Record summary: The RNA shown here (c-di-GMP-I-GGC riboswitch aptamer) has 72 nucleotides and comes from a soil metagenome. The RNAcentral record of the sequence draws on MGnify. The prediction has a mean pLDDT of 89.
[in-house]
RNA sequence: CGACAAAGGCACACCCGUCGCGAGGCGGGGUCGCAAAGCCAGGGGUCUCACGCAGACAGCCCGGCUACCGAA
Numbered sequence: 001c002g003a004c005a006a007a008g009g010c011a012c013a014c015c016c017g018u019c020g021c022g023a024g025g026c027g028g029g030g031u032c033g034c035a036a037a038g039c040c041a042g043g044g045g046u047c048u049c050a051c052g053c054a055g056a057c058a059g060c061c062c063g064g065c066u067a068c069c070g071a072a
Base pairs, nucleotide, nucleotide: 001070002069009034010033014029015028016027017026018025019024032059038065039064040063042062043061044060045057046056047055048054
């Protein structure tokens, strides 16, 4: 750096269970997509509420850390 490569990985919507006021989290099914869709709320952004010295989203972008495979 990322092939119409090989092997393997993750899992949107939706459904079920469960936790949470909620955004959402976790487990199972599912498979739209993903080359970091692995991890981290530092900056921006969006979202929630019981509005506080509070929270959610890493599959929105930037940044940081780490990593499998391998042509040109």